[in-house]
This record gives sequence, C1' cells and structure tokens, in this order.
RNA sequence: GGGCACGUAGGCUAGCGGACCAGGCUAGAGGCCUUCGGAGCCUCCGACUGGGGUUCAAAUCCCCACGUGCCCG
Repeated sequence: GGGCACGUAGGCUAGCGGACCAGGCUAGAGGCCUUCGGAGCCUCCGACUGGGGUUCAAAUCCCCACGUGCCCG
C1' cells in the first nucleotide's frame, strides 16, 4: 500500500428496516431480608465510533473517515 471482517453501557452480549424509554448477564449504587454476609429478593445507573446518504421510518442498508483484528505484498 491492497483485501476481508468487526465497532452497541466499566466488561460481555442480543438485535437481520417500524412495538413503551434499545433488551439480557456482569460490575457499580441504594434498599429489603438476615446473627453477619461476599448468599437471596427489589430498585436505580449507564450504550448504538464520527459524519454524510437512502427511506415515511436506520443500531440495522449504502458511502467516507477513524479504530481494532486477520490475510497478501
């Protein structure tokens, strides 16, 4: 330099054009329970890499950029 794949909360992950506020696990915070608790139950918190485009409607499709991984030279 060229090609391919991927980019969703602190971490992991679902989503394959439309449903309420983007769901789940974990971490974190608070509460309940408990002799205590790191166990159990409840609640809260926080995310679509950036910018354009297509569409009535985009996390999802297209383009560019950036980043990560792999391959080729």

A computed fold for a 73-nucleotide RNA from a Thermoplasmata archaeon, annotated as transfer RNA. RNAcentral records the identical sequence in 2 taxa. Its mean pLDDT, the model's own confidence on a scale to 100, is 81. The organism belongs to Thermoplasmata, within Archaea. It matches the Rfam family "tRNA".